[in-house]
Predicted 3D model of a 350-nucleotide part of an RNA (small-subunit ribosomal RNA, central domain) from a metagenome. The full RNA is in RNAcentral, with records from SILVA. Rfam family: Bacterial small subunit ribosomal RNA. Rfam links the family to the GO terms ribosome and structural constituent of ribosome.

Context: one part of a larger RNA
RNA sequence: UUGGGCGUAAAGGGCGUCUAGGCGGUGGUAAAAGUCAGAAGUGAAAGUCCUCGGCUUAACCGAGGAAGUGCUUUUGAAACUAUAUCACUUGAGUACGGGAGAGGGAAGCGGAAUUCCAAGUGUAGAGGUGAAAUUCGUAGAUAUUUGGAGGAACACCGGUGGCGAAGGCGGCUUCCUGGACCGAUACUGACGCUAAAGCGCGAAAGCGUGGGGAGCAAACAGGAUUAGAUACCCUGGUAGUCCACGCCGUAAACGAUGAGUACUAGGUGUUGCGGGUAUUGACCCCUGCAGUGCCGCAGCUAACGCAUUAAGUACUCCGCCUGGGAAGUACGACCGCAAGGUUAAAACUC
Repeated sequence: UUGGGCGUAAAGGGCGUCUAGGCGGUGGUAAAAGUCAGAAGUGAAAGUCCUCGGCUUAACCGAGGAAGUGCUUUUGAAACUAUAUCACUUGAGUACGGGAGAGGGAAGCGGAAUUCCAAGUGUAGAGGUGAAAUUCGUAGAUAUUUGGAGGAACACCGGUGGCGAAGGCGGCUUCCUGGACCGAUACUGACGCUAAAGCGCGAAAGCGUGGGGAGCAAACAGGAUUAGAUACCCUGGUAGUCCACGCCGUAAACGAUGAGUACUAGGUGUUGCGGGUAUUGACCCCUGCAGUGCCGCAGCUAACGCAUUAAGUACUCCGCCUGGGAAGUACGACCGCAAGGUUAAAACUC
């Protein structure tokens, strides 16, 4: 609980897509469902309110009137909403021409480095730390040179740079493929916005089957440290990290800020595409659109801060909150191989 809110106090769904629903541009015409005006009927009595009256008064009772927000019928109005129809182009979209991009998927290729193997040179240490030790090494290590194997990741460029709905995406080449942006015309003619449910995507870890395994590294073992040290440090090291297919469906999934539209001082960077000016040309300068940063006025805010990328001013739609704990738990249901996830209380207590 018809209220007020959701950056940080409780509160924006992790993200997209779409159905129902809600909301919806400009100008005519029609009808009149909503809406508005008038009239009629009804709205029992009692009760309520007003006036008057009866019991000595009051309570109580009687009479008259009002009200009764409503409903039905009928006559009108036509601004707004809805409906039907005709039209429009500014919202939305399509066609055309461009350039940008780690957007996605698949295949192939490359160099540096680590490790291992083989061989050469070479000799007593190497490694590691705060200091050490465990460890490796005279069966020749470390170092260095050559050759080979294999896996994973792509230095510099690299940038509050770019792309993507979010998660996220970074060596090079090819193929397939999504989206956005800019420009100038033409076309469609409101085709739009949001979005419960549904469906899809969704880091890391984890799970199943089969591969792969260089480095790193939960668990584990040992060495140290310490009063202890189930840690921090060191030496090892298995799952895992990688690939294919299938699950899981959660994160401080964060801008802790839902999506859309319109309006509201500026200044200064940067990315993409244009226009003008200028030039041999690239720059420079002025300017438009779309992104991405910083600073800042009005305004807002409890403050911090936000401030044309709003947390300002408004509207539309969705999600969510309502003292702390118990608890994101129990029970039930649904999903999952499991781990668990989603939905989601109460007693009691302060």